[in-house]
Context: one part of a larger RNA
RNA sequence: UCUACGGCUAGACGGAAAGACCCCGUGAACCUUUACUAUAAUUUCGUAUUGAUUAUUGAUAAUUUUUGUGUAGGAUAACUGGGAGAUGUUGAUAUAUAAAUGCAAGUUUAUAAGUAAUCGUUCUUGAAAUACCAGUCUAAAAUUUUUAAUAAUCUAAUUUAAUAUAUAAUCUAUAUUAAAAAAAAUGCGUAAUGGGUAGUUUGACUGGGGCGGUCUCCUCCUAAAGAGUAACGGAGGAGUACAAAGGUGUUCUCAAUACGUUUGGAAAACGUAUGAAGAGUGUAAGAGCAUAAGAACGCUUAACUGUAAGAUAGACAUAUCAAACAGAUACGAAAGUAGGUUCUAGUGAUCCGAUAAUUCUACAUGGAAAGGUUAUCGCUCAACGAAUAAAAGGUACUCCGGGGAUAACAGGCUAAUACUGCCCAAGAGUCCAUAUCGACGGCAGUGUUUGGCACCUCGAUGUCGGCUCAUCACAUCCUGGGGCUGGAGUUGGUCCCAAGGGUAUGGCUGUUCGCCAUUUAAAGUGGUACGCGAGCUGGGUUUAGAACGUCGUGAGACAGUUCGGUCCCUAUCUACCGUAGA
Numbered sequence: 001u002c003u004a005c006g007g008c009u010a011g012a013c014g015g016a017a018a019g020a021c022c023c024c025g026u027g028a029a030c031c032u033u034u035a036c037u038a039u040a041a042u043u044u045c046g047u048a049u050u051g052a053u054u055a056u057u058g059a060u061a062a063u064u065u066u067u068g069u070g071u072a073g074g075a076u077a078a079c080u081g082g083g084a085g086a087u088g089u090u091g092a093u094a095u096a097u098a099a100a101u102g103c104a105a106g107u108u109u110a111u112a113a114g115u116a117a118u119c120g121u122u123c124u125u126g127a128a129a130u131a132c133c134a135g136u137c138u139a140a141a142a143u144u145u146u147u148a149a150u151a152a153u154c155u156a157a158u159u160u161a162a163u164a165u166a167u168a169a170u171c172u173a174u175a176u177u178a179a180a181a182a183a184a185a186u187g188c189g190u191a192a193u194g195g196g197u198a199g200u201u202u203g204a205c206u207g208g209g210g211c212g213g214u215c216u217c218c219u220c221c222u223a224a225a226g227a228g229u230a231a232c233g234g235a236g237g238a239g240u241a242c243a244a245a246g247g248u249g250u251u252c253u254c255a256a257u258a259c260g261u262u263u264g265g266a267a268a269a270c271g272u273a274u275g276a277a278g279a280g281u282g283u284a285a286g287a288g289c290a291u292a293a294g295a296a297c298g299c300u301u302a303a304c305u306g307u308a309a310g311a312u313a314g315a316c317a318u319a320u321c322a323a324a325c326a327g328a329u330a331c332g333a334a335a336g337u338a339g340g341u342u343c344u345a346g347u348g349a350u351c352c353g354a355u356a357a358u359u360c361u362a363c364a365u366g367g368a369a370a371g372g373u374u375a376u377c378g379c380u381c382a383a384c385g386a387a388u389a390a391a392a393g394g395u396a397c398u399c400c401g402g403g404g405a406u407a408a409c410a411g412g413c414u415a416a417u418a419c420u421g422c423c424c425a426a427g428a429g430u431c432c433a434u435a436u437c438g439a440c441g442g443c444a445g446u447g448u449u450u451g452g453c454a455c456c457u458c459g460a461u462g463u464c465g466g467c468u469c470a471u472c473a474c475a476u477c478c479u480g481g482g483g484c485u486g487g488a489g490u491u492g493g494u495c496c497c498a499a500g501g502g503u504a505u506g507g508c509u510g511u512u513c514g515c516c517a518u519u520u521a522a523a524g525u526g527g528u529a530c531g532c533g534a535g536c537u538g539g540g541u542u543u544a545g546a547a548c549g550u551c552g553u554g555a556g557a558c559a560g561u562u563c564g565g566u567c568c569c570u571a572u573c574u575a576c577c578g579u580a581g582a
Stems, first nucleotide, its partner, number of pairs: 001582007010574003014569002022403004027399002029395004035200005041193003045189005051154009061144006068137001078136005085119003095112007158180009203215003212232001216238006239384001240282001241341002246300007254278001256274005280289002283346001285344003304327004310321004316385001329338003352378007360371002410457001411455001412453003416450001418446006427437002464539001465537003469531001470528005477502003480497006504518005545563004549558003
């Protein structure tokens, strides 16, 4: 070195299971609720099955009888028409009593006794006699019709029970009886309630996700001197305002400073000088503006109607600029200017609906409904190119499809943080920077901390601690050699060399760590997938059960606590150990 056998389990990111954690899917399923929308069920009302009688109270219509008082006026004149007569021994007028009504004046009715007249036409009034007749209105009474409600009664629908018959029959049918009874019950319609049940929704961006923030528009920087240009890059604004703050004609020039000047002051108004703008411009910023776009005054409505050549931006949708033509206007002497505002924000597609107009269409015809066209209106559809008119949560009981496109472990890169060393040396050290310590600062190194990044791995790289077994570095804890010392000695301090060997046991806690006790020459610091689970453990973390506290309406949740809780693999190769042979 090779071969065989027996061991061991460090590696083959070993085997097993398309990761259960995490994220994603306009995936699923269950569960919850004051998510949305339905719905069973329950309840309300109407109606049908559903009939009879009486009473009361309403409504309705008819008949009869009444009812009606502004002022003036004999007086309680409802209105209109006719009208010169009407009523009376079938008992008028007047009187008495009673009742009703009442604006307290009276009016009407009934009865008594009694016996022959009473009222109208004339006067006052807008209107003339309830003298008389007809119709109508207001308010009321009585009777009747129809109808409703309420209460009561009835029995024949209907319901229930008992008995008998048929029969296997507590079904059902029939018969008889009893109770209830137009109620109940059921159908249809209606309105409530309705996680009891069902179907669904519950946004995206995101240096993982969640929490937070953001989502449309305008200005500047980033932006690299055309345009454009990203980030959870740096700064700010908008979701309007104005009938003048628009148009036009004419006129004017600001801020500030200095000096002068009653009250008057650092700053009020006035005067002089300097003064390109340091002001002003409704509203952010940028770009503009004194020939003014800034500041005034006069007159006004072009903040017009119908078109639009030609351009610019944009994937599109759309947005922006615009000469010119026709009409009608404002200002100006005129030339001319004016289709809002110095410009760039002040916003919302389509559908649906509404309002007005309209020589448009009009389902046999005429109309109309309806539609079209023009104008206008209704969205914080703000998740702002707007999925619906209409929508929140839980899952540790979970599931599926995917992702190392994306987190937690480990590795990698980085080294802010951490640790180690060095430089400078103010100062401390009685004196003296450097025996020792070292501020303010500076320069390196390491890859042990906390992080950042998200590069291998999500068709699986098992995670803390302990046990077992270790191996390496040296920035050395002990033992060894040395320099300096603020080294007398003893005991030290600090630095240099040095990795051969060595480097505790108990108590508490799942602990690493730590505290405590007792030893030791010393009880080192780190790396090795925070060494080591195909070597062990399984106390902790991190499934399903359960409880407490807290949070939540709830399902449930909690780097809060608590009790409980399946750790599989017969070794093919490499490595290593042992034995035998060549």
RNAcentral holds the full RNA, with entries from ENA. This is a predicted structure of a 582-nucleotide part of an RNA (large-subunit ribosomal RNA, domain V) from Candidatus Carsonella ruddii. It matches the Rfam family "Bacterial large subunit ribosomal RNA". Rfam 15.1 lists 51,934 matches to the family in 10,816 species.